Predicted 3D model of a 72-nucleotide RNA (transfer RNA) from Cantharellus anzutake. Its mean pLDDT, the model's own confidence on a scale to 100, is 82.

Formats: sequence, structure tokens, C1' cells
RNA sequence: GGUCUCCUGGCCCAAUGGUAAGGCGUCUGACUACGGAUCAGGAGAUUGUCGGUUCGAGUCCGGCGGAGAUCA
Repeated sequence: GGUCUCCUGGCCCAAUGGUAAGGCGUCUGACUACGGAUCAGGAGAUUGUCGGUUCGAGUCCGGCGGAGAUCA
């Protein structure tokens, strides 16, 4: 340099163009002598960024940025 894949809460990971799901973690409560485990509940994502298409975009298209695979 060519080709391809990926970018979503603190971390991991889903989502047919139509309310962004779940796990871990975290917080509160129950339980406990305390802690852990367990149980119940809560908070936490302007979906890398800038544009385009569309009634509607995490999803489709383009630019940019970042990460990775492969070929040379």
C1' cells in the first nucleotide's frame, strides 16, 4: 500500500429500518455479630465522529478517526 471485519453503559455482548436487550460490575434494601454468598429493587448508553438516504437509522450509503485480520 490492497482487501476485509469491528467501534453500543465502567467492562463484555445482543438488537428484521419502528420503545437500545442481557451478563459482570456499581448503588440501595433484606439476610448476617461482621463480611461473603443469596434474594429484591434502582441508577447507568445523545450507539466513535461528521454528513446523506428515509415518515422513521444502532442498522443502509459516504467522508474522517481508532482497533484488528489477511495479502504483498

Its Rfam family is "tRNA". It is annotated as a transfer RNA. The sequence is in RNAcentral, with records from ENA.